[in-house]
Parts: sequence; C1' cells; structure tokens
RNA sequence: GGGCGCAUAGCUCAGCGGGAGAGCACUCGGUUUACACCCGAGCGGUCGCAGGUUCGAUCCCUGCUGCGCCCACC
Repeated sequence: GGGCGCAUAGCUCAGCGGGAGAGCACUCGGUUUACACCCGAGCGGUCGCAGGUUCGAUCCCUGCUGCGCCCACC
C1' cells in the first nucleotide's frame, strides 16, 4: 500500500428500509425467619464519525476513525 470482516445498552450479541431489542448486570417489588434461587416490573442507547440516496436509514452508497485477519513491498 491492497483486500475482507467487525463497530448497536455497563458486558455478550440479535435486528438488514418504517415499533431500537434479548440475555447477563443494576434498581424496586413478590417469595423466604434471612440470604440465594425463582417470578414480575423498571432503569439504561447521538446504532463509531461525517456526507449521500430515499417520503423514511442501525440497515443501501461514499469517505474517515478504531480493532481483527490475509496478501504485497521495503
């Protein structure tokens, strides 16, 4: 330098054009003599950044940033 993949809640991830979600964690309640387990509810997001396309973008296109893998050059 070239190619590919990934970036979404505190963590691990799903979602591939119209409602932003799950599990774990955290908080509250139920249960228990109490704790744990279990059950219910809640909290938590500029969907990496900037543009473009579209009536509408987490999703499609372009550039950039970061991370990982492969190839090449020195």

A computed fold for a 74-nucleotide RNA from Amycolatopsis echigonensis, annotated as transfer RNA. RNAcentral records the identical sequence in 2 taxa. The organism belongs to Amycolatopsis, within Bacteria. It matches the Rfam family "tRNA". It is annotated as a transfer RNA. RNAcentral holds the sequence, with entries from ENA. Model confidence (mean pLDDT): 84 of 100.